[in-house]
Molecule: transfer RNA
Organism: Spirochaetaceae bacterium
RNA sequence: GGGAUCGUAGCUCAGCGGUUAGAGCAGGGGACUCAUAAUCCUCGGGUCGUUGGUCCAAAUCCAGCCGGUCCCA
Numbered sequence: 001g002g003g004a005u006c007g008u009a010g011c012u013c014a015g016c017g018g019u020u021a022g023a024g025c026a027g028g029g030g031a032c033u034c035a036u037a038a039u040c041c042u043c044g045g046g047u048c049g050u051u052g053g054u055c056c057a058a059a060u061c062c063a064g065c066c067g068g069u070c071c072c073a
Stems, first nucleotide, its partner, number of pairs: 001072007010025004018056001027043005049065005
């Protein structure tokens, strides 16, 4: 330098054009227990890497840029 792939909550990921963006773990509160753990209930946490474009409507489609990983040179 060229190509592929990924970027969504603190972490691991789901969501594949349509009303409110979700799950597990982690965190706060509560129940249970003599107490801890486990278990159960509940709460908070995101302008979906970024800038544009397409569309009535974009996390989702397209392009540029930034970053990670892999392959080729």